[in-house]
Context: one part of a larger RNA
RNA sequence: UUGGGCCUCAAUGGCUUCUAUGCAGAAUAAUACUUCAGACGUGAAAACCAUGGGCUUAACUUAUGGCUUGCCUUUGAAACUGUUAUUCUUGAGUGCGCAAGAGGGAAGUGGAAUUCCUGGUGUAGCGCGAGGACUGCGUAGAUAUCCUGAUCCAACAUCGCUACCCGAAGGCUGCUUCCUGGUCCGUAACUGACGCUGAGGCGCCAAACCGCGGGGAGCAAACACGAUUAGAUACCCUGGUAGUGCACGCCAUAAACGAUGGGCACUAGGUGUUGGUUCAUGAUGAGUGGAUCAGUGUCGAAGCUAACGCAUUAAGUGCCCCGCCUUGGGAGUACGAUCGCAAGGUUGAAACUC
Repeated sequence: UUGGGCCUCAAUGGCUUCUAUGCAGAAUAAUACUUCAGACGUGAAAACCAUGGGCUUAACUUAUGGCUUGCCUUUGAAACUGUUAUUCUUGAGUGCGCAAGAGGGAAGUGGAAUUCCUGGUGUAGCGCGAGGACUGCGUAGAUAUCCUGAUCCAACAUCGCUACCCGAAGGCUGCUUCCUGGUCCGUAACUGACGCUGAGGCGCCAAACCGCGGGGAGCAAACACGAUUAGAUACCCUGGUAGUGCACGCCAUAAACGAUGGGCACUAGGUGUUGGUUCAUGAUGAGUGGAUCAGUGUCGAAGCUAACGCAUUAAGUGCCCCGCCUUGGGAGUACGAUCGCAAGGUUGAAACUC
């Protein structure tokens, strides 16, 4: 380079946004970059192919033609690509009118539970264990219980439907207020292709780890003890420090998963559910039924698939753009570069071996 692939066999980047690049709606006219057709020139010889000739044949040799798939110039065509000009509204965006939401940030606040402390009642056990105990706590009065009272910290039961809503992903749930992002539906007033994708780049990114300060109820790596056991550096028990929570930084990875990149268009349906719009019925309400748009489930036809399965939320049928894969191990290692306080991250081989 060509070909084939990426749910589960190697392979979709964790996610957004944006630059270069690539690709890109409808109409008319022009142009002639691309494209197509004809002609001129050139495209060394040999070789090669076809038809003949010469050595008795062949190899060999020789003549003619073809081939030389190309390039330049020129004449035309004007559908496609491109370019230029003028338009258009369906893509995209704006406006206007509604709607739903655990979307994000900050501040305030609520009740219940755990723990600790104080007081009352009360007396010998309690606690742990889905085997039994021990360590442990308790006559300095525990456990239990009480209208009680106090202290903080973390998390938000019931409501609750969850097959839910929202967000680009990570993620997001007590209540109130303030600030703030996005989305759907309806309308069709405005702009008039302003679009799609996106190498690099910027930014975001669970948990754990790291730096600094404050905080610390519960839980709990490490650690200690008690059991179990042949042993038990475990599972079980009693304790328990980092950590978990807050502020400001850092890190940049996850089975970051739908193991399925983004966009557009097309291709049977059935049945749930969320938010709109609309029609019918009902009384104008509550509701019920139908249609439609946007999400989110499930079953399933054609089609696809090695099968499992997917199936208008495609893994079907097509087009555009990006990323990635090319036997297992060695190895996501070494070296180099780069980022990081470090831990490490990113990029990423080879020898050798099967």
Molecule: small-subunit ribosomal RNA, central domain
Organism: uncultured organism